c-di-GMP-I riboswitch aptamer from a soil metagenome, 81 nucleotides, folded computationally.
RNA sequence: GGCAACCCCGGGGAAACCCGGGAGGCGCAAAGCCACGGGCCUGAGGGGAUCUCGCGAUCUCACGGCAGCCGGGCUACCGAA
Numbered sequence: 001g002g003c004a005a006c007c008c009c010g011g012g013g014a015a016a017c018c019c020g021g022g023a024g025g026c027g028c029a030a031a032g033c034c035a036c037g038g039g040c041c042u043g044a045g046g047g048g049a050u051c052u053c054g055c056g057a058u059c060u061c062a063c064g065g066c067a068g069c070c071g072g073g074c075u076a077c078c079g080a081a
Base pairs, nucleotide, nucleotide: 002028003027007022008021009020010019011018012017026068032074033073034072036071037070038069039066040065041064045063046061047060048059049058050057051056
């Protein structure tokens, strides 16, 4: 030198959450990038199960999300000693 939690505004999304702007400085020595393994969050649509004459209800499963949960992979600026 770098990044930026929480908060506010605008936008996207069903949601989790993401993007842009503002303010800010919780933290980070890869808090740069990748969902490959585990984990966590979400459940509209879709699949499955149960109940129901049916409408539908409940449960469940990521094809969703988190790289600032852990592991793994890839990449990495300037100066001084």